[in-house]
TPP riboswitch aptamer (THI element) from uncultured Sulfurovum sp., 102 nucleotides, folded computationally. The source organism's lineage runs through Bacteria, Pseudomonadati, Campylobacterota, Campylobacterales and Sulfurovum. Of the family's consensus pairs, 96% are formed in the model. Its Rfam family is "TPP riboswitch aptamer (THI element)". Rfam links the family to the GO term thiamine pyrophosphate binding.
RNA sequence: UCUCUCGGGGUGCUACAUAUCUUCAAUGAUACAUAGCUGAGAUAGCUUAACUGCUUGACCCGUCGAACUUGAACUGGAUAAUACCAGCGUAGGGAAGAGAAU
Numbered sequence: 001u002c003u004c005u006c007g008g009g010g011u012g013c014u015a016c017a018u019a020u021c022u023u024c025a026a027u028g029a030u031a032c033a034u035a036g037c038u039g040a041g042a043u044a045g046c047u048u049a050a051c052u053g054c055u056u057g058a059c060c061c062g063u064c065g066a067a068c069u070u071g072a073a074c075u076g077g078a079u080a081a082u083a084c085c086a087g088c089g090u091a092g093g094g095a096a097g098a099g100a101a102u
Base pairs, nucleotide, nucleotide: 001100002099003098004097005096006062007061008060009059012037013036014035015034018031019030020029021028044055045054046053068093069092070091074087075086076085077084
């Protein structure tokens, strides 16, 4: 580094059409199709008041551990907006075995 088996993880933000409730008023809120943004990844099914919970697809990660998570409704900077970028981070937690080649 590759292969096999096993395991861990996340699933966001926004606009407008439509529908429902609400309002003096497309005012405000919720749901969903379609579309857009970032990314490796935000898929599908059932369920729930609610991605709420369970399973699933792909993707990423498995101690050489920044996959993911706590801090965090954090700080600074961007953006239409965001868990977008950076800091935080020499912090804390976090899921493994075998074989082959170099």